Record summary:
Predicted 3D model of a 369-nucleotide RNA (Bacterial RNase P class A) from a soil metagenome. Its mean pLDDT, the model's own confidence on a scale to 100, is 75. RNAcentral holds the sequence, with entries from MGnify. It matches the Rfam family "Bacterial RNase P class A". Rfam describes the family as follows. Ribonuclease P (RNase P) is a ubiquitous endoribonuclease, found in archaea, bacteria and eukarya as well as chloroplasts and mitochondria. The family's RNA type in Rfam is ribozyme.
RNA sequence: GAGUCGGCCAGGUGGCCGCGGCACGGGCUGCGACAGCAGGACCGUGUCGAGGAAGGUCGGGACUCCACAGAGCAGGGUGCUGGCUAACGGCCAGUCGGGGUGACCCGCAGGAAAGUGCCACAGAAAGGAAACCGCCGAUGGCGGGCCUCCGGGCUCGCACAGGUAAGGGUGAAAGGGUGCGGUAAGAGCGCACCAGCGGAGGGGGUGACCCCUCCGGCUUGGUAAACCCCACCCGGAGCAAGGCCAAGCGUGGGAAAUGGGCUGCUCGCCCGCCUCCUGAGAGGGAGGGUUCCCCAGGUAGGCCGCUCAGAUGGAUGGCCACCCAGGCUCCCUCGGGAGCUGGACAGAAUCCCGCCUACAGGCCGGCUC
Numbered sequence: 001g002a003g004u005c006g007g008c009c010a011g012g013u014g015g016c017c018g019c020g021g022c023a024c025g026g027g028c029u030g031c032g033a034c035a036g037c038a039g040g041a042c043c044g045u046g047u048c049g050a051g052g053a054a055g056g057u058c059g060g061g062a063c064u065c066c067a068c069a070g071a072g073c074a075g076g077g078u079g080c081u082g083g084c085u086a087a088c089g090g091c092c093a094g095u096c097g098g099g100g101u102g103a104c105c106c107g108c109a110g111g112a113a114a115g116u117g118c119c120a121c122a123g124a125a126a127g128g129a130a131a132c133c134g135c136c137g138a139u140g141g142c143g144g145g146c147c148u149c150c151g152g153g154c155u156c157g158c159a160c161a162g163g164u165a166a167g168g169g170u171g172a173a174a175g176g177g178u179g180c181g182g183u184a185a186g187a188g189c190g191c192a193c194c195a196g197c198g199g200a201g202g203g204g205g206u207g208a209c210c211c212c213u214c215c216g217g218c219u220u221g222g223u224a225a226a227c228c229c230c231a232c233c234c235g236g237a238g239c240a241a242g243g244c245c246a247a248g249c250g251u252g253g254g255a256a257a258u259g260g261g262c263u264g265c266u267c268g269c270c271c272g273c274c275u276c277c278u279g280a281g282a283g284g285g286a287g288g289g290u291u292c293c294c295c296a297g298g299u300a301g302g303c304c305g306c307u308c309a310g311a312u313g314g315a316u317g318g319c320c321a322c323c324c325a326g327g328c329u330c331c332c333u334c335g336g337g338a339g340c341u342g343g344a345c346a347g348a349a350u351c352c353c354g355c356c357u358a359c360a361g362g363c364c365g366g367c368u369c
Stems, first nucleotide, its partner, number of pairs: 001369009011323007019049008028039004051345001055356002058354005063238004075234005080094005095109001096107004110229002115227002117223003132168002134164003139161002141158007176194006195219001197216008242304004248299001251296004256291002259271004273288006324343001326341006
């Protein structure tokens, strides 16, 4: 100098004005038995008054209500190992894989040999496969030559059947790699070594896993943020949860007063009853036909839930002065001076543990090159 990891701060002091909670005092108002009592409004004093993320509301829990015999299915979540935790998809330590010269960083990291599906484009072929070019054509076939003991044999050609996964080409991926042998040409077809897989044994570790030896068939593609399989976990809604008190109107029930009939109910009608007018009276006309009390659930509203910040239209702010980081400009004796500027992201709303995201400017420490 470059980098990496972890921790911390988030301007300070003073003055003035203002806001919210609580306590005390005063004033005011109301009640009053004149002792006092009460009061989201007034004044004063004292005291307390946001964060590392208060944010997103993503995971988990406390708390509350509803549901619930047990088990299973369905559905959802989690997914290397050990530990921590009330719990978690969190944290710590490790294993494995990948990146970096390194400190260190990253990883939704179970199973693809239980089964099914899919593998775009290109390519002949995308999974117990495939022959496009190439190679071969031993064997069979066709054609030619030579020989013959007439059964056939030898040889040359064609590339018809067919063989071949060495080579080319396509692709992210073509069924291990190198070499020797082998073959008509080839091929784990055989062998040696290497890689990988499986099994056995030994050693280390709580474990994931690591190291060593031997054996085996020679090789088994990828994809589970595809279905699926395996293991574990999961009831729902959320403080607008929920609990308590409770007005007016209306509803339901009870009781009293003024009732009876037509039709059990409603409406309506009639009689009776009440009030008023008229009339000497009998009678006639008009009006009323409901009122009061008690109880219940629920609404408005209030209180609790709700907190040493604790609102419920939501307080935690503003200005000035000086100082402190930082930045810019100028002067200059290169060490200072002067002036200007200047502190982010963001703000509680039941509480707690985490995660993620935003963040000006700094400070401290470990480590690496």